[in-house]
Molecule: RNase P RNA; transfer RNA
Organism: chicken gut metagenome
This record gives sequence, structure tokens and C1' cells, in this order.
RNA sequence: CAAGCUGUGUGGCAGCGUGCCGGCUUUGACCGGUAUGAGGAAAGUCCGAGCAUCACAGGGCAGGGUAGCUGCUAACGGCAGCCGAAGGCGACUUUAGGGAAAGUGCAACAGAAAGAUACCGCCGGGAUUUCCCGGUAAGGAUGGAAAGGCGAGGUAAGAGCUCACCGGAGCGGAGGAGACUCCGCUGCCAUGUAAACCCUAUCCGAUGCAACACCGACUGGAAGGUUAUCGUUGGCCCGACGCUUCCGACGGGUGGCUGGAGCAAGGCGGCGACGUCUUGUCGAGAUAGAUUGUCACACACGACAGAACUCGGCUUAUAGGCUUG
RNA sequence: GGGACAUAGCUCAGCUGGGAGAGCGCUGCGUUCGCAACGCAGAGGUCGCGGGUUCGAAUCCCGUUGUCUCC
Repeated sequence: CAAGCUGUGUGGCAGCGUGCCGGCUUUGACCGGUAUGAGGAAAGUCCGAGCAUCACAGGGCAGGGUAGCUGCUAACGGCAGCCGAAGGCGACUUUAGGGAAAGUGCAACAGAAAGAUACCGCCGGGAUUUCCCGGUAAGGAUGGAAAGGCGAGGUAAGAGCUCACCGGAGCGGAGGAGACUCCGCUGCCAUGUAAACCCUAUCCGAUGCAACACCGACUGGAAGGUUAUCGUUGGCCCGACGCUUCCGACGGGUGGCUGGAGCAAGGCGGCGACGUCUUGUCGAGAUAGAUUGUCACACACGACAGAACUCGGCUUAUAGGCUUG
Repeated sequence: GGGACAUAGCUCAGCUGGGAGAGCGCUGCGUUCGCAACGCAGAGGUCGCGGGUUCGAAUCCCGUUGUCUCC
């Protein structure tokens, strides 16, 4: 420097949530027993999915995301390996990394000129002190950026005008799965900016568990009328579907709710992400919301922090300890 | 589950990228016998924080902190 793991421990007493079992001369907001009870980020809600409703998610416009290649994955903007670029003596690290010749915009100040041009200088001609016309991007000056760079030839002076090397572009060949790399030929070519508009390719239907389903009470309110003029329907249009539909409220009760792309160990395949097989295992589920208090002991004296439908990632916070290169 | 804001002591503008500004307040001087008002001059800024894009960032992009607000 890089990568990974861990995240106080043990016991006693009292208490709280949930499951199961048992008790009953108060069937309960009861009592007793037993099991279990926050995290690596439970956080931010930044991506991707499952699940649910609306059409079984359909078409178009608008809008938004992504941007080297190959793979992994349920999927991804994640991960792995590789390519290119940048940095480092090096191990290695970082990388929003398509298109500026489709078009538009912008480039303040300085500077003659910012994408088209001659201020000084140089050269030629005319005038003849100072000026005018033309050529010139080699030199000066300005700037983040000034006509590919540098050397030689060439020229009135210059210029890819010509040549060698380098850079870039086009074409061809070879290698590779591909990004790309190497070689040859042509030949001198319009700066930068797309985390400016935009173009190209590709992906995205909307709404989120307060979804949604079922059971109720308030005999609650409103609208439409028989085929589209109403509603589902979302930013808009189309299409589709429907006869009953919609709305409010008691934030009523039950389900959704936790066994799942699950976790652990081992074997096998793969550089790896990961896949597969065998064995074992069950680890919170509340609804005003539990996971606490106290005592003792040990030491390194304890950081960031508390589930609310569930997973895969990313990002952020984090005392101390351990391992590997 | 969304949205907006953070700029001088206070309230705010600037945010289709090039000068950091306004009002009030503050300081000094003048005016007045003294004060207020008024006039003149002046000070005062990590543009919430970190990183990136760009020649150049308050402004664009990413992350993060805090505040306000809607369903």
C1' cells in the first nucleotide's frame, strides 16, 4: 500500500414481545412451563427484482436510465476477467470509456485573428522618411487552446510544396471470441466542449404492503344510463375492457407476514464473478409498536448504530482486534 | 414514498458556466451645542461540505450533512 474477517464475553435475579404445551371455582388485557428474540450496516432510499392491483401489460408520442469487450446473475446502473487511457521507480491504483466530418450553440478577458483571420515581423512590387497593394503561419506577442510536431530539401520569403521519423485519418492483410493489437500502402487531413442542446444503440407500462384479498357495521353519499357522450386509465392520444361503477368513514378485524433466488459445512467445475451435488439446519414478525433494568466476574474497558412485505447490490457511518499478500 | 432550499451579521438576488452583488445593519468622517435623520467613504464571503467534468464552477454531474414541506 492492497484485500478479507470480526464487531465484548460468561453467569444470577427481575421484566417485555412472539410461538408451542399445560392449568381453570374469574375462559382472561389470566396464570405456569418451555423455546426464541436486531445489524454489518437493520441507515440513505440510489439502482435491480420478487409479490400485488389495474388488460393477461398492448401500440404511438412525450419523458427517463445506461454507454469499451466478453462473461456471471432472476435482474441490474452490480460483480469478475480482459482491452484502451491516465498516474506511480515499483508492487499496483484510478477510470460517466459511444459520436465533434448530421446539425445548432458556446469559447469571458487577453490577442490582429477563436474557426476564420495578417498586429509586429519577413519577402516582392509601387510610391519615396511615416504610406499603399500583394504573398507568407518559419519567427514574435496573447491565450487553456493559434494553421499536425521536428529535422532536411526547397523558395523572393515561406508553406506537407517535397522527403525521413513521429502523430492522426482512410484502405488492405494477419492475430484474437471480442474490445483491440501488429504490419503494409495511400497521404497531410476543420481546435476544444456532448457531467451544452443533440444524434446513435439499447432498456424502461403505472402504482407501492397505508399494495392487495376476504369478513363486517354506519341500510352512508354520488353518478350513469343500455353500448360508449360514463368509468377503469396513470403526462397525452389510440386501443382494450365493463354494467353497475365510484367515493367517504370506523385509519374496524383477519390474512398478506416471513421456509427463502435461505443459511452452514464439505466435495466437484471455473483464472474469477459464480454454478452444481451431498449432508445438516430453521434464525424476530410487532400494530402505539417487544428486545430492558440490575448485580458479579474477565479483559483489549466496548465504535457506528435499532427490524416494520421480502431479497440482490451500491453508497454512507464505524472504537478496537485478527488474518493474508 | 416524493419535492424544495442552504450565498456578507440579518433578509434575499445572481445559478441558459467567465465581474460575487442589493437592502438593512456595522466602522470612520462630515453636518449639529449634543443626538436622530441626511451626505461621503469603507470594512465584512471556505457561495453547507467532499470529489469530479471543463481552459475556467455559486452555476453542470456524483456523493454527503442540515432545514423546510407535500402525499